[in-house]
RNA sequence: ACGCGCUGGCGGGACUCGGUGUAAUUCCGAACCGGCGGUGAUCCACGGUGUGACCGUGGUAAGCCCGCGACCCGGGAGCGGUUCGUCCGCCCGGUGGACCUGGUGAGACUCCGGGGCCGACGGUUGGGUGCGGGCACGCCCGCGCUCAGACAGUCCGGAUGGGAGACAGCGCGC
Numbered sequence: 001a002c003g004c005g006c007u008g009g010c011g012g013g014a015c016u017c018g019g020u021g022u023a024a025u026u027c028c029g030a031a032c033c034g035g036c037g038g039u040g041a042u043c044c045a046c047g048g049u050g051u052g053a054c055c056g057u058g059g060u061a062a063g064c065c066c067g068c069g070a071c072c073c074g075g076g077a078g079c080g081g082u083u084c085g086u087c088c089g090c091c092c093g094g095u096g097g098a099c100c101u102g103g104u105g106a107g108a109c110u111c112c113g114g115g116g117c118c119g120a121c122g123g124u125u126g127g128g129u130g131c132g133g134g135c136a137c138g139c140c141c142g143c144g145c146u147c148a149g150a151c152a153g154u155c156c157g158g159a160u161g162g163g164a165g166a167c168a169g170c171g172c173g174c
Stems, first nucleotide, its partner, number of pairs: 002173007010165001016030004032153001033119002035068004043059007063117002072094004078090004099115005121157003125148010
């Protein structure tokens, strides 16, 4: 160095202007954001040599190529936890977004030019009315019914959570 185990902290970005409207960081026009591993012809550094070149090592390079994670759904006679709730975790399975074109070239869905596309779940506004409560007596709040309406990658919430994974320390093996 490599493999296995344990421990530790780390581990996601983004609404600005204008329009419509009772109401929009949610709609419309323009703008803004891009987790992790792999691949990779860019670029950078260092080294070597036969020095306008070639080779090696390290770093760097994809939201839409391959795979993973978060969210959601299901399963069980197993394991662990437990506030004992068929609750949580492990495990197994499912679901799971989006790219074309021109150029260069031996080779590009990765480079360069151009145009395009995608992004879990829940929440969100106003009027009328019934009941209850509060009150400074103007109104306000909660629950229900009803009419209309407005739709989130970016706001708020679950989440001070989880997490792919990268790193560090320790132990064992080789």
Predicted 3D model of a 174-nucleotide RNA (FMN riboswitch aptamer (RFN element)) from Micromonospora thermarum.
Its mean pLDDT, the model's own confidence on a scale to 100, is 78.
The sequence was found by an Rfam model in a public genome assembly.
The source organism's lineage runs through Bacteria, Actinomycetota, Actinomycetes, Micromonosporaceae and Micromonospora.
Its Rfam family is "FMN riboswitch aptamer (RFN element)". About the family: The RFN element is a highly conserved domain that is found frequently in the 5'-untranslated regions of prokaryotic mRNAs that encode for flavin mononucleotide (FMN) biosynthesis and transport proteins.